This is a predicted structure of a 118-nucleotide RNA (SAM riboswitch aptamer (S box leader)) from a bovine gut metagenome.
Its mean pLDDT, the model's own confidence on a scale to 100, is 84.
RNAcentral holds the sequence, with entries from MGnify.
The model forms 97% of the base pairs in the Rfam consensus.
Rfam family: SAM riboswitch aptamer (S box leader). From the family's description: The SAM riboswitch is found upstream of a number of genes which code for proteins involved in methionine or cysteine biosynthesis in Gram-positive bacteria.
RNA sequence: CUUAUCAAGAGUGACGGAGGGAACAGGCCCUGUGAUGUCCGACAACCUGCUCGCGCGGGCGAGUAAGGUGCCAAAUCCUGCGGCGAGGCGGCGCGGCCGUCCGCAGCCGAGAGAUGAG
Numbered sequence: 001c002u003u004a005u006c007a008a009g010a011g012u013g014a015c016g017g018a019g020g021g022a023a024c025a026g027g028c029c030c031u032g033u034g035a036u037g038u039c040c041g042a043c044a045a046c047c048u049g050c051u052c053g054c055g056c057g058g059g060c061g062a063g064u065a066a067g068g069u070g071c072c073a074a075a076u077c078c079u080g081c082g083g084c085g086a087g088g089c090g091g092c093g094c095g096g097c098c099g100u101c102c103g104c105a106g107c108c109g110a111g112a113g114a115u116g117a118g
Stems, first nucleotide, its partner, number of pairs: 001118006011040001013039003019030003024080004041072001043070001046068003049064006076112001081109004087101006
């Protein structure tokens, strides 16, 4: 840089001793009833391996969890960028249409980020 995934899942453990939740900002949370971190353990199934099935073959599907990672509060904790959108006001040919202001909640998409593989 490219690509796939990101609303699920995972401890009454040991060490340790003050912060942490990616950056910036605004929130909101976790934390001496021990945070970050390390080890063990669990979770998952991206890659390799192994087993089974299908196929002429390239390969595809299911399983396993030996290896390489990853990960183990809250949706990537929420929002910030764009679009749609309730509502207000005005006009009209008035069960609606058009214009304009604001853009609630919510939804969709992007951006940024994280992880795997190349």